Model confidence (mean pLDDT): 79 of 100. A computed fold for a 127-nucleotide RNA, annotated as c-di-GMP-I riboswitch aptamer.
RNA sequence: UUUCGAUAAUAGCAAACUAUCCGAAAGGAUGGGACGCAAAGCUAUAGGGUCCUAAAGACACGAAUUACCACGAAUGAAAAAUCGAAUUACCACGGAUAAUUCGUGUCAAGGAUAGCCAGUUGCCGAA
Numbered sequence: 001u002u003u004c005g006a007u008a009a010u011a012g013c014a015a016a017c018u019a020u021c022c023g024a025a026a027g028g029a030u031g032g033g034a035c036g037c038a039a040a041g042c043u044a045u046a047g048g049g050u051c052c053u054a055a056a057g058a059c060a061c062g063a064a065u066u067a068c069c070a071c072g073a074a075u076g077a078a079a080a081a082u083c084g085a086a087u088u089a090c091c092a093c094g095g096a097u098a099a100u101u102c103g104u105g106u107c108a109a110g111g112a113u114a115g116c117c118a119g120u121u122g123c124c125g126a127a
């Protein structure tokens, strides 16, 4: 220096659960507690995975409410969007219409996790 963790020793960390606190959540801090851990040390400014969504963004889908849907043309399976003309034109089963609100999903964004992988440093022992 590299690889490995059978044996021994010294020391260390601490899952679930739990009390208090922080956070919208994922999750985190401190104490108790040990399932485990040879890096369960450190790093979330730079990679992948997983998890979360309070506020703010894009798109799609669905729902609700209100409005709208005379006529001609093009596109189209279908026209309320477009263009034209017209100037009030039934109703709304229905709805590629419009606005608003709500919900869900995806993306983006932000956040969490290193006890998921990763990066990096290192104790003891063996070869």
Base pairs, nucleotide, nucleotide: 002127003126004125005124012037013036017032018031019030020029021028022027035115041120042119043118047117048116049113050112051111052110053109057107058106059105060104061103062102063101064100065099066098067097068095069094071084072083073082

The sequence was found by an Rfam model in a public genome assembly. Of the family's consensus pairs, 95% are formed in the model.